Predicted 3D model of a 74-nucleotide RNA (transfer RNA) from Exaiptasia diaphana. RNAcentral holds the sequence, with entries from Ensembl Metazoa and Rfam. Rfam family: tRNA. Rfam describes the family as follows. Transfer RNA (tRNA) molecules are approximately 80 nucleotides in length. By type it is a transfer RNA. The coordinates come from a structure-prediction model, not an experiment, and the mean pLDDT is 82. The organism belongs to Exaiptasia, within Eukaryota.
RNA sequence: GGCCUUGUAGCUCAGCUGGUAGAGCAUCGGUAGUUCAAAUCCGAAGGCCGUGGGUUCGAAUCCCAGCGAGGUCG
Repeated sequence: GGCCUUGUAGCUCAGCUGGUAGAGCAUCGGUAGUUCAAAUCCGAAGGCCGUGGGUUCGAAUCCCAGCGAGGUCG
C1' cells in the first nucleotide's frame, strides 16, 4: 500500500427488509425486603449511534470521503 471485518450507554453487545434507540453487567434511589446489611425485587439516570458530507418525507441502517482498531495479502 490492496482487500475484509469493525467503531451504538461507564463495560460487553443487540438493533430483522430505512420508520421516533435496546439488553445484560456496573451506577443511583426505594418507609419492598433484612435485627443491620447482603442476596433478591421494584424504579431511575445514562447514548442524538466514532467524524464530515450526500440520497430520502424519513438514515444507527443506503452511498462517498477521510479517521481509529483487528485480520489478511504483498